Source information: The prediction has a mean pLDDT of 82. The RNA shown here (Pistol ribozyme) has 67 nucleotides. Its Rfam family is "Pistol ribozyme". Its family is annotated with catalytic activity in the Gene Ontology. A reference for the family is Weinberg et al. (2015), "New classes of self-cleaving ribozymes revealed by comparative genomics analysis", Nat Chem Biol.
RNA sequence: CGUCGGCCCGGCGACGUAAAACAGGCAUUAGGCCGGGGGCGUCCGCCCCUCGUGGGCGGGGGUUGCA
Numbered sequence: 001c002g003u004c005g006g007c008c009c010g011g012c013g014a015c016g017u018a019a020a021a022c023a024g025g026c027a028u029u030a031g032g033c034c035g036g037g038g039g040c041g042u043c044c045g046c047c048c049c050u051c052g053u054g055g056g057c058g059g060g061g062g063u064u065g066c067a
Stems, first nucleotide, its partner, number of pairs: 001016005007037005025066003032040001043060002045057004
């Protein structure tokens, strides 16, 4: 400097061209490392269907606790 841990900013951390991870304080949760904001994934509901492990929704919600 770049990339990655869903996206943006910040934090924490990792790796070196790859996009992973046993890292990211300790656990917990379906809820992805954290804060703010989105509301992608996830959960619930409703609808469609070739009934499949499928599809749709401007429907709801949006891990929790302790340091």